Notes: A computed fold for a 71-nucleotide RNA from a Bacillota bacterium, annotated as transfer RNA.

[in-house]
RNA sequence: AGGGGUAUAGCUCAGUGGUAGAGUAGCGGUCUCCAAAACCGUUGACCUAGGUUCGAGCCCUAGUACCCCUG
Numbered sequence: 001a002g003g004g005g006u007a008u009a010g011c012u013c014a015g016u017g018g019u020a021g022a023g024u025a026g027c028g029g030u031c032u033c034c035a036a037a038a039c040c041g042u043u044g045a046c047c048u049a050g051g052u053u054c055g056a057g058c059c060c061u062a063g064u065a066c067c068c069c070u071g
Base pairs, nucleotide, nucleotide: 001070002069003068004067005066006065007064010024011023012022013021018054026042027041028040029039030038047063048062049061050060051059
């Protein structure tokens, strides 16, 4: 320099263009002599900027970060 992949909650990951989810962690509660476990509830996120569309996490373009490949 060229090509490819990844970017979603504190963390690990889902998500057919039509309500953003799970596990775990955090917080509150039930239970317990206390704590843990279990159970119930709750908080919290789409890398950035444009574009397409009635509607974008998803499609297109550019950029950023990380990883891989070629030379």
Record summary
It matches the Rfam family "tRNA". The organism belongs to Bacillota, within Bacteria.